The RNA shown here (transfer RNA) has 64 nucleotides and comes from Eubacterium ramulus. Its Rfam family is "tRNA". It is annotated as a transfer RNA. The sequence is in RNAcentral, with records from MGnify.
[in-house]
RNA sequence: CGAUGGCUCAGUUGGUAGAGCGACGCACUCGUAAUGCGUAGGUCGAGGGUUCGAGUCCCUUUCG
Numbered sequence: 001c002g003a004u005g006g007c008u009c010a011g012u013u014g015g016u017a018g019a020g021c022g023a024c025g026c027a028c029u030c031g032u033a034a035u036g037c038g039u040a041g042g043u044c045g046a047g048g049g050u051u052c053g054a055g056u057c058c059c060u061u062u063c064g
Stems, first nucleotide, its partner, number of pairs: 001064003006021004015052001023039005045061005
């Protein structure tokens, strides 16, 4: 310094967690691919603290 959906990564001054890829469904097609639309999927490494409210601030801790 990093750890956030299966993978790669965003996340502003603390205010309801997102994207791309992937998966699945539908449309399109003679069929497949491609393309378009949609759906599911994350106790944000773990434990505590502060706060009305923490991915974000503080402490401890694990892994790289």